Predicted 3D model of a 714-nucleotide part of an RNA (large-subunit ribosomal RNA, domain II) from a Candidatus Woesearchaeota archaeon.
Context: one part of a larger RNA
RNA sequence: GCCAGGGAGUGCAUUUUUGUGGCAAGGCUAACUGACCAUCGUCAGGAAGCCGCAGCGAAAGCAACAAGCCCGCAAGCAAUGAGGGGCGCGGUGUGAAAGCGCCGGAAGUCACAAGGAUGCGACCCGAAACCAGUCGAUCUAAUCCUGAGCAUGGUGAAGUGGGGGUAAAACCCCGUGGAAGCCAGAAGAGGUGCUGUGUGCAAGCGUUCUUCUGACUUGGGAUUAGGGGUGAAAAGCCAAUCGAGACUGGUGAUAGCUGGUUCCUAUCAAAGUAGGCGUCAGUCUAGCCUGCGGUGAGACAGAUAAGCUCGUAGAGCGACGGAUUGGAGAUUUAGGCAUCGAAAGGUGUCGGUUUCCUGUCCAACUCCGAAGAACUUAUCGUCGUAGACCCGCGGAGACGGGGUGUAUGCGUAAGGUGUACAUCCGAGAGGGGAACAACCCUGACUACAGUUAAGGUCCCAAAGUAAUGGUUCAGUGUGAACGGGCAAAGGGAAUUUGCCCUCAGAGACAGCGGGGAGGUAGGCUUAGAAGCAGCCACCCUUUAAAAAGUGCGUAACAGCUUACCCGUCAAGAGCGCGAGUCCCUAAAAUGGACGGGGCUAAACCAUUCACCGAUACUGUAGACGACCCAUAAGGUCGUGGUAGAUAGGCGUCCGGCUUGGACAGAACGCGGUUCGUAAGAAGCGCGGGACCGAGCUGGAAUGAAAAUCCUGGC
Numbered sequence: 001g002c003c004a005g006g007g008a009g010u011g012c013a014u015u016u017u018u019g020u021g022g023c024a025a026g027g028c029u030a031a032c033u034g035a036c037c038a039u040c041g042u043c044a045g046g047a048a049g050c051c052g053c054a055g056c057g058a059a060a061g062c063a064a065c066a067a068g069c070c071c072g073c074a075a076g077c078a079a080u081g082a083g084g085g086g087c088g089c090g091g092u093g094u095g096a097a098a099g100c101g102c103c104g105g106a107a108g109u110c111a112c113a114a115g116g117a118u119g120c121g122a123c124c125c126g127a128a129a130c131c132a133g134u135c136g137a138u139c140u141a142a143u144c145c146u147g148a149g150c151a152u153g154g155u156g157a158a159g160u161g162g163g164g165g166u167a168a169a170a171c172c173c174c175g176u177g178g179a180a181g182c183c184a185g186a187a188g189a190g191g192u193g194c195u196g197u198g199u200g201c202a203a204g205c206g207u208u209c210u211u212c213u214g215a216c217u218u219g220g221g222a223u224u225a226g227g228g229g230u231g232a233a234a235a236g237c238c239a240a241u242c243g244a245g246a247c248u249g250g251u252g253a254u255a256g257c258u259g260g261u262u263c264c265u266a267u268c269a270a271a272g273u274a275g276g277c278g279u280c281a282g283u284c285u286a287g288c289c290u291g292c293g294g295u296g297a298g299a300c301a302g303a304u305a306a307g308c309u310c311g312u313a314g315a316g317c318g319a320c321g322g323a324u325u326g327g328a329g330a331u332u333u334a335g336g337c338a339u340c341g342a343a344a345g346g347u348g349u350c351g352g353u354u355u356c357c358u359g360u361c362c363a364a365c366u367c368c369g370a371a372g373a374a375c376u377u378a379u380c381g382u383c384g385u386a387g388a389c390c391c392g393c394g395g396a397g398a399c400g401g402g403g404u405g406u407a408u409g410c411g412u413a414a415g416g417u418g419u420a421c422a423u424c425c426g427a428g429a430g431g432g433g434a435a436c437a438a439c440c441c442u443g444a445c446u447a448c449a450g451u452u453a454a455g456g457u458c459c460c461a462a463a464g465u466a467a468u469g470g471u472u473c474a475g476u477g478u479g480a481a482c483g484g485g486c487a488a489a490g491g492g493a494a495u496u497u498g499c500c501c502u503c504a505g506a507g508a509c510a511g512c513g514g515g516g517a518g519g520u521a522g523g524c525u526u527a528g529a530a531g532c533a534g535c536c537a538c539c540c541u542u543u544a545a546a547a548a549g550u551g552c553g554u555a556a557c558a559g560c561u562u563a564c565c566c567g568u569c570a571a572g573a574g575c576g577c578g579a580g581u582c583c584c585u586a587a588a589a590u591g592g593a594c595g596g597g598g599c600u601a602a603a604c605c606a607u608u609c610a611c612c613g614a615u616a617c618u619g620u621a622g623a624c625g626a627c628c629c630a631u632a633a634g635g636u637c638g639u640g641g642u643a644g645a646u647a648g649g650c651g652u653c654c655g656g657c658u659u660g661g662a663c664a665g666a667a668c669g670c671g672g673u674u675c676g677u678a679a680g681a682a683g684c685g686c687g688g689g690a691c692c693g694a695g696c697u698g699g700a701a702u703g704a705a706a707a708u709c710c711u712g713g714c
Stems, first nucleotide, its partner, number of pairs: 001714006011120013026051003032045005055062002065088001068087004075080001089104006123260002126257001130250006141224009150214001152184003155180001159176006188211003193207002196205002226242001228238003263649006273286005288397001289395006298383003302380006309373002314368001315366002321362003326357007335350006401425010430441003445622007455612003458597003464609001466608006477599002490584003494581006501574003511568005517541003522536003547562001551560002623639006650703001652700010668687004673682003
């Protein structure tokens, strides 16, 4: 891992609701007793007690309907009218009273069954822990008692002998000697690196390494015990277990946390919000879902109109608060600076105040003010006596949300974060988007057939190598957009196209041929300055035209060239403002993506007709639900669905009653067949070889794919 078997809402007590039944102003017995009985049990007895029949009040205590009036559903021709509603009246508490609170015109109780609640292990498995008792120092830590062990070498302390030396010493030399938590190193002890090798169930082996007369190693015996020991201290060690041992018990500890929770079908179908909580992984109440009952006539998603409320978008600010540009004017009682004057005083400027003109801004400004929204009313519409809206009761789940569009707060931003409205995913399948919860189309009862939607129609791959007119040469593009590399500022005699203006057969534009002169080298400056370093001026003449000179050039001249003119040629040319497409701008790490192939259209723009394409729509047949109806026939509407509520069924085991099958072949296994929407059921064949059903009814240790589930097998 697979298979088989096992494996999770149960029992009791109390309580509440619903259903069915008995009795009813009452209802019920409990323990227990007796009789019968093999047992189980059955019958009879047993009011102790419990609930109900009256409430109010803290208590003392006091103590209730008039069935009196009105409305009115079902029913009914009507009157009437159970129940229901509104008054009225009454009991009690409080109060001086008014008033206010609770209560009053009789329905309960017992049994059974089901849905909940509470207490218990309370659907199942799961802690880390806590406490008590007990067992452990054969491992290991320390200590004590008694034993044992340490090859061989090296170094050579003190002391000491001899010699030298001294006045004597000190001191020096040569021997001797054999000290040391000394050195190398075997046994012994340890366990550094290779993180070599190894998985034998669990720390071994190899090599390397440390130590080896000591605070050394070691045998045997003994002591210290769990908040305790021991510790040259690492929270180390205390039997492969230690920041508090192990075992047993309390114990099914507790777990707001994780996981799991077993047959079918049908109807409806959520919430991730508000408030509270030592609350934020939870829970309670409300909102949202569901089932049942009651009541009895209106209800409200929509449209239109009217009324009313609002202060957003916009706008405005000579309407406030605040911010804010420039100019002109006036004034200045104390002002600053500068300046004139001997002074008085004057002038200029800055500043303050103010007038006029001019230019702006605001979530926390508003003289204004939409669209729109909320509310009310009316009409329409839709729903509703086939019972809506509303009310009551039972049961939930949920209280982590997320995406998109629009409007917004915070943020540089984010697949960011906080809101509102709408919508989708959540709980929604199908088609499209290459693939892809929430983007586009569309809400799936079943089967078959047809028609379309989004999106597509060269091949992969269903359908046009469709049509018409343009654009692009960049493989631009072939992507609706997004997630997800999309592209910017800026530039381009790339190309298409629109418009204005100017020039043009009195010949434009471009090219080519020719001319482009004189006063004069203008004046100044300067070494020089002659059109062309610089400054000033920029006239006149001859002309078809020609600047006191456009650019090169020279030391300065010279020289070349341009403006300008003529000729030649012959039809458009030029400036500007737009629009479309294209190009540059354009860099990322293995070779790579229009989904791919490929495409010059199979790209882009505009127009047109076909076709393909879904669980959409239509048709035919069928099933189920709700309603009409009679349960039939028929009709109308409906049938995606998680948590969840509700309903009806299937199957397993055991009991009671009734009734069957089986050695002429039961259960069970295998195979295929038929029936049922399904859980499942029936029958046939083969195997098998002894038990097994059906109907009604009762009771459950009643349904397996998951829980790192348990046990076994492989």
Its mean pLDDT, the model's own confidence on a scale to 100, is 83. It was read from a public genome assembly. Taxonomically the source falls in Candidatus Woesearchaeota (Archaea, Nanobdellati). Its Rfam family is "Archaeal large subunit ribosomal RNA". Its family is annotated with structural constituent of ribosome and ribosome in the Gene Ontology.